Molecule: SAM riboswitch aptamer (S box leader)
Organism: Herpetosiphonaceae bacterium
RNA sequence: ACCUCAUCACGAGGAGCCGAGGGACCGGCCCGACGACGCUCCAGCAACCACCAGCUUUCUGGUCGGUGCUACCUCCGGCAGCGCAAGCUGGCAGAUGAGCG
Numbered sequence: 001a002c003c004u005c006a007u008c009a010c011g012a013g014g015a016g017c018c019g020a021g022g023g024a025c026c027g028g029c030c031c032g033a034c035g036a037c038g039c040u041c042c043a044g045c046a047a048c049c050a051c052c053a054g055c056u057u058u059c060u061g062g063u064c065g066g067u068g069c070u071a072c073c074u075c076c077g078g079c080a081g082c083g084c085a086a087g088c089u090g091g092c093a094g095a096u097g098a099g100c101g
Base pairs, nucleotide, nucleotide: 003099004098005097006096007095008094013042014041015040016039017038021031022030023029025078026077027076028075043070044069045068047067048066049065050063051062052061053060054059074093079090080089081088082087
């Protein structure tokens, strides 16, 4: 890497460097020289793991830490079902964590 499971309707900024594209892909729609994206530092958020405690019912709270995250609901749609339609529900794909390896 592959595979398995869980979650994705909330939440979270500044500075320095770089310099032209970026938001996974496709179609949209957005962001970007008022400097995006990316990297570094500081800050923050709080999803999973770990540890402690409570509660009973796999839930709640706390925390040195291990990851992660900090434009737009995973930005919307991309397949199926229902529906006149709007739309709703479930998937596919993706991301993150834990396990396997």